[in-house]
Context: one part of a larger RNA
RNA sequence: CCUUCGUUAAGGAACUCGGCAAAAUUGUCCCGUAACUUCGGGAGAAGGGACGCCCCGGUAGAGUGAUCGGCCUUGCGCCAGGAGCUCGAGGGGGCCGCAGAGAAUUGGCCCAACCGACUGUUUACCAAAAACACAGGUCUCUGCGAAGUCGUAAGACGACGUAUAGGGGCUGACGCCUGCCCGGUGCCGGAAGGUCAAGUGGAGAGGUUAGCCCUUGAGGCGAAGCUUUGAAACCAAGCCCCGGUAAACGGCGGCCGUAACUAUAACGGUCCUAAGGUAGCGAAAUUCCUUGUCGGGUAAGUUCCGACCUGCACGAAUGGCGUAACGAGUUGGGCGCUGUCUCAACGAAGGACUCG
Numbered sequence: 001c002c003u004u005c006g007u008u009a010a011g012g013a014a015c016u017c018g019g020c021a022a023a024a025u026u027g028u029c030c031c032g033u034a035a036c037u038u039c040g041g042g043a044g045a046a047g048g049g050a051c052g053c054c055c056c057g058g059u060a061g062a063g064u065g066a067u068c069g070g071c072c073u074u075g076c077g078c079c080a081g082g083a084g085c086u087c088g089a090g091g092g093g094g095c096c097g098c099a100g101a102g103a104a105u106u107g108g109c110c111c112a113a114c115c116g117a118c119u120g121u122u123u124a125c126c127a128a129a130a131a132c133a134c135a136g137g138u139c140u141c142u143g144c145g146a147a148g149u150c151g152u153a154a155g156a157c158g159a160c161g162u163a164u165a166g167g168g169g170c171u172g173a174c175g176c177c178u179g180c181c182c183g184g185u186g187c188c189g190g191a192a193g194g195u196c197a198a199g200u201g202g203a204g205a206g207g208u209u210a211g212c213c214c215u216u217g218a219g220g221c222g223a224a225g226c227u228u229u230g231a232a233a234c235c236a237a238g239c240c241c242c243g244g245u246a247a248a249c250g251g252c253g254g255c256c257g258u259a260a261c262u263a264u265a266a267c268g269g270u271c272c273u274a275a276g277g278u279a280g281c282g283a284a285a286u287u288c289c290u291u292g293u294c295g296g297g298u299a300a301g302u303u304c305c306g307a308c309c310u311g312c313a314c315g316a317a318u319g320g321c322g323u324a325a326c327g328a329g330u331u332g333g334g335c336g337c338u339g340u341c342u343c344a345a346c347g348a349a350g351g352a353c354u355c356g
Base pairs, nucleotide, nucleotide: 001351002350003349004348005347006346007345008344010342011341014340019337027051028050029049030048031047036041038173052095053094054093055092056091061087062086063085064084069079070078071077072075096100108335109334110333111332112331113330114329115327116326120132121131136171137170138169139168140167141166142165148157149156150155174322175321176320177319179252180251181250184249185248186245187244188243189242190241193240194239195238199234200233204229205228206227207226208225211221212220213219253271254270255269256268257267280314281311292308293307294306295305296304
């Protein structure tokens, strides 16, 4: 010096990203306990007191209940009775030590904010969380040989269930609520019109050549058959089209002017849009400018709490705002406590070092 421990004057978080680590608290009985609350809780809130041994005295009391005795309806009966055994306060008196839950095991507490309601679940070996799940809410599909899923199929699950059921999506207890937009995309409905595949259809066109023609040419015409094509017309879904639907995917404006100080603009004008963000919240797990400004807490506060609103770029089930309880969650503050620190010291065990 390293590891693991023990103790420490005065101070007591000045350490540090941060009280990380350590210290402190800790048992039982009694007293006593706030805001808030879903009346259950919060609560072991917080904060106090007592605790050993001897004597009165194994006392008061509690539990159990034998022998014996009585009554008869005779029974594993009833009544009386209290021995013994077990448990055992409260009170009074006394004794000792620094110390009586004498060692060991054995909660530190409080205030405020954020997130998530909660108990649960998770990255086996760097993440336990505000992530996942969750009861509850809602939308949607499914009428049963259900929808959906696995399988080429048979078949199976769903389910030996039947819409108070089953599948899928989103949200996530509870409370108060959940605004406007259907133009785009999706889904649902409609079927008049437009478009439209295979198929049906076969108008017509082409190739070939028996033959015919002027037989001047590698000439022209050209039936049937074979063959290559092929128009009109008929025709489903889909798309176009017409409606609906946002707890479907999603979206939710700009400029200018105006009040008798100023400032601001209830008000007006204008452009655009499918419609221009309602309630609530707001420098926020969201605020760039920003350490915004004001207030609180500190001697001093880029964090924190309360406000304001100029929301770069909150906002209503990709839910909004609250919320008791809960949390090895995150943040700020306080009490207690301490070698975290000022600032280090001493001691112990095992290493390191020397010898072997």

Predicted 3D model of a 356-nucleotide part of an RNA (large-subunit ribosomal RNA, domain IV) from a marine metagenome. It matches the Rfam family "Bacterial large subunit ribosomal RNA". The full RNA is in RNAcentral, with records from SILVA. The coordinates come from a structure-prediction model, not an experiment, and the mean pLDDT is 88.